[in-house]
RNA sequence: GGGCUCAUCGUUCAUCGGUUAGGACCUCGGACUGUCGAUCCGAAGAGGGGAGUUCGAUUCUCCCUGAGCCCGCCA
Numbered sequence: 001g002g003g004c005u006c007a008u009c010g011u012u013c014a015u016c017g018g019u020u021a022g023g024a025c026c027u028c029g030g031a032c033u034g035u036c037g038a039u040c041c042g043a044a045g046a047g048g049g050g051a052g053u054u055c056g057a058u059u060c061u062c063c064c065u066g067a068g069c070c071c072g073c074c075a
Stems, first nucleotide, its partner, number of pairs: 001071007010025004018055001027043005048064005
């Protein structure tokens, strides 16, 4: 330098272009418990940046940023 894959709550993993982005763990509150823990209930919490297509984009296209893999070049 070229090609490919990826970027979503604090973490991890889902989500066929469709209106309220879901699960688990963590955190917080409550119930239960002599206390803690466990268990149960509830709550908070996320689409890397920009542009385009579309009635509508996390999803499709392009650019940038970052991460990983492969190939090549120089030494």

This is a predicted structure of a 75-nucleotide RNA (transfer RNA) from Verrucomicrobia bacterium UBA3624. Rfam family: tRNA. Rfam's curators write: Transfer RNA (tRNA) molecules are approximately 80 nucleotides in length. NCBI's taxonomy places the organism under Bacteria, Pseudomonadati, Verrucomicrobiota. The coordinates come from a structure-prediction model, not an experiment, and the mean pLDDT is 82.